[in-house]
Context: one part of a larger RNA
RNA sequence: UGACGGGGAAACGCACAACCAGCGUGCCAUGUGGUUUAAUUGGAUACGAAACCUUGAACCUUACCCAGGUUUGACAUGUACCUGCAAAUCGAUGGAAACAUGGACUUCUUCGAGAGUGGUACACAGCUGUUGCAUGGUUGUCGUCAGUUCGUGUCGUGAGGCGUGCGCUUAAGUGCGCAAACGAACGCAACCCCUGACCUAUGUUAAAUAUCCAUAGGUGACUGCCCCGCUUUUAGCGGGGAGGAAGGAGGGGAUGAUGUCAAAUCAGCAUGACGCUUACAUCUGGGGCUACACACAUGGCGUAAUGGUCGGGACAACGGGAUGCCAAGGCGCGAGCCGGAGCUAAUCCUUAGAAACCUGACCUCAGUUCGGAUUGCAGGCUGCAAUUCGCCUGCAUGAAGGGGAGUUGGUAGUAAUCGCGGAUCAGCAACACCGCGGUGAAUACGUUCUCGUUUCA
Numbered sequence: 001u002g003a004c005g006g007g008g009a010a011a012c013g014c015a016c017a018a019c020c021a022g023c024g025u026g027c028c029a030u031g032u033g034g035u036u037u038a039a040u041u042g043g044a045u046a047c048g049a050a051a052c053c054u055u056g057a058a059c060c061u062u063a064c065c066c067a068g069g070u071u072u073g074a075c076a077u078g079u080a081c082c083u084g085c086a087a088a089u090c091g092a093u094g095g096a097a098a099c100a101u102g103g104a105c106u107u108c109u110u111c112g113a114g115a116g117u118g119g120u121a122c123a124c125a126g127c128u129g130u131u132g133c134a135u136g137g138u139u140g141u142c143g144u145c146a147g148u149u150c151g152u153g154u155c156g157u158g159a160g161g162c163g164u165g166c167g168c169u170u171a172a173g174u175g176c177g178c179a180a181a182c183g184a185a186c187g188c189a190a191c192c193c194c195u196g197a198c199c200u201a202u203g204u205u206a207a208a209u210a211u212c213c214a215u216a217g218g219u220g221a222c223u224g225c226c227c228c229g230c231u232u233u234u235a236g237c238g239g240g241g242a243g244g245a246a247g248g249a250g251g252g253g254a255u256g257a258u259g260u261c262a263a264a265u266c267a268g269c270a271u272g273a274c275g276c277u278u279a280c281a282u283c284u285g286g287g288g289c290u291a292c293a294c295a296c297a298u299g300g301c302g303u304a305a306u307g308g309u310c311g312g313g314a315c316a317a318c319g320g321g322a323u324g325c326c327a328a329g330g331c332g333c334g335a336g337c338c339g340g341a342g343c344u345a346a347u348c349c350u351u352a353g354a355a356a357c358c359u360g361a362c363c364u365c366a367g368u369u370c371g372g373a374u375u376g377c378a379g380g381c382u383g384c385a386a387u388u389c390g391c392c393u394g395c396a397u398g399a400a401g402g403g404g405a406g407u408u409g410g411u412a413g414u415a416a417u418c419g420c421g422g423a424u425c426a427g428c429a430a431c432a433c434c435g436c437g438g439u440g441a442a443u444a445c446g447u448u449c450u451c452g453u454u455u456c457a
Stems, first nucleotide, its partner, number of pairs: 008456006015447002019410005026301008034292002042053002064287007073124001077123006085116001089104002092101003107115002126276002129274003135270002137265003140261001142259001147186006153162003165178004192253004197219007222247001225241006303403001307363007319350003324343002329338003370401001375396007416439007
């Protein structure tokens, strides 16, 4: 100077408390450990690993295993020499393919072996091989916490201190006052974006008239005004009022200081060193990453009557769409098929009447008209190909099933609940992720305690 204390003082945070819904049980999905395996590729491991890398593992991907091939190579540049016209394509044999063997066809050209191509040789290529404890870049975390420093000055022999302290205040090292400090920088705040009101301009598809909507620009909020109380007549805090769409940071986002953890990543990329170079490179076929006594994590659906089934009725928003979105009409119980209009899209399509909701009927507390796992049969779709290992439909089958210790999220358009869209993508393991809107609560006495953070003596 720091760090730490089951020492003290103070402050803050869904940290506790209050309230709501969960998890922990059951089944399933997904990830991980373990075990197994020829291989179950690799990484991530308290918070801050475990629906994470992966925004799509049937082949490919693919890095793993088995088998079969190639060796200047799947890819780049160059040199020397050789061949002499190709390479591609076609068909033949062997083969699972890759590939190998031999055949057909056959260039441009200023006719120089020039371009291109092929072969041989050599430099080299190549490596998802090792080291994240050699690194860059990027990221997590404390933490959107209020901190971290510098110049001059000054104090101290010095390491260092002051500044950055004290009182009040703030979300804030935010501000006010005082003081050996005076200033300044990175952080805070503001400037940026979305949203909430209004104005102006424009408007083809939206609406047909007052509007609404979209795009662009602007105005508006500052404790600015008034009253009361507290406070040092300060900074400010509390209560009320006017005006206003909005009131005390309006709500949300982006933005993450100096640093910490030799934190993560050499497998996104780049890169030092080391290692391999007829193999740790590369191509192909098949398999594996999907195994299964078990354990953990994250989710989905449930256990029912504020519910289930059937019929009727209503209201969104964000988005996506030319090897794409696909209407009307027809066929099929259905998945789907036929069909072909429109749309490069405010025009057409995306079940476009979303579901929860309202309404009528049935069920009447039961392992049930709850629940849907599992399994059998029959089909549909994508794709060269659904056996390992896809999704969907119909019929049948109908399993378990009120959660111990403990533990998570949430303070308002939030939780809870309900559907809708998108990226990836041929298809799909999506119940995940990223967004969108609909309905829409309860509670907070308070800071003793738990956890974390900050400050001081």
A computed fold for a 457-nucleotide part of an RNA from an uncultured bacterium, annotated as small-subunit ribosomal RNA, 3' major domain. Model confidence (mean pLDDT): 80 of 100.